The prediction has a mean pLDDT of 77. Predicted 3D model of a 268-nucleotide RNA (Bacterial large signal recognition particle RNA) from a soil metagenome. The RNAcentral record of the sequence draws on MGnify. Rfam family: Bacterial large signal recognition particle RNA. Gene Ontology terms of the family: SRP-dependent cotranslational protein targeting to membrane, signal sequence recognition and signal recognition particle, plasma membrane targeting. The model forms 93% of the base pairs in the Rfam consensus.

């Protein structure tokens, strides 16, 4: 060095989470990599790596170690952007007032104002109407006997004439039940009245008489002031160990490139 047969090893790895810790099941990444059983109220193990059973490969492209790369994960951040929430301020916005401009309406057929009267408004009482409810009126039903009338048959008294009580049936009615609500009456109210009477009041509204003699009232724009309970828009500032994305930094790190390392027996 070649051939045969074996053995160690290998037949995936990693991140977060979880755990006293490690590995696995479950999630995510990588990418191609034996099969079966077990497992989140978990499963297995106790120090280098799931446990149990079976199979394949096997000293190198395949096993082991190191450097580099870096998919992806995790931590930090007084960095940046967007967004959510809260607070505050300003402006818009809303209301009121003042002033100014514009354009209307009313007014010498008498404005604002003053004064007097009446009505509305408010309170009390009454009246009328309406509504509801109750009762009456009306109608219907309605008593085995203990309601009435008439009482067949039958019963009783009598020598007879005649008389008595009385069931069923029929008629009527009481209590009660139901209907109708047209009429009558009682009661009630978050009802109505341009019906009546009394009171309060001069705040507000309407009408009229008198005085007096020129103003009065809406609308829109500008400017200024004051206020804003809820709700809304925009902007500034502050805050939340708020959320998302990016930057920076620390850390783990698959796949991959490169380098190094690792047997035994027999025969030639």
């Nucleotide at each position: 060095c070649c051939g045969u047969g074996c053995u160690a090893g290998g037949c995936g790895g990693g991140g977060a989470g979880g755990u006293a810790g490690c590995g696995g099941u479950g999630c995510c990444c990588u990418g191609a990599a034996c099969c079966c059983g077990c497992a989140a109220u978990c499963c297995g193990c106790u120090c280098u790596a799931g446990c149990g059973g079976g199979g394949c490969u096997g000293a190198a492209u395949u096993c082991c170690c190191c450097u580099c790369c870096g998919a992806g994960g995790g931590g930090g951040u007084u960095c940046c952007g967007c967004u959510c929430c809260g607070g505050u301020c300003g402006c818009c916005c809303c209301g009121c007032c003042g002033u100014u401009c514009g354009g209307g309406g009313c007014g010498u057929c008498g404005a604002u104002g003053g004064u007097c009267c009446g009505g509305g408004u408010c309170c009390c009482g009454c009246g009328c109407g309406g509504u509801g409810u109750c009762g009456g009126c009306u109608c219907g039903c309605g008593a085995a006997c203990c309601a009435g009338g008439u009482c067949a048959g039958g019963u009783c008294c009598g020598g007879a004439a005649g008389g008595a009580a009385g069931c069923a049936g029929c008629c009527u009615u009481a209590a009660g039940c139901g209907a109708u609500c047209a009429c009558c009456g009682g009661c009630a109210g978050g009802c109505g009245c341009a019906g009546c009477g009394g009171g309060a009041g001069c705040u507000c509204c309407c009408g009229g008489g008198c005085c007096g003699g020129a103003g009065c009232c809406g609308c829109g724009g500008g400017c200024g002031g004051c206020g804003g309970u809820c709700a809304g828009g925009c902007g500034g500032c502050c805050g939340g160990c708020g959320g998302c994305g990016g930057g920076c930094u620390c850390u783990c790190g698959a796949c991959g490139c490169g380098g190094g390392g690792u047997g035994c027996a027999c025969g030639g």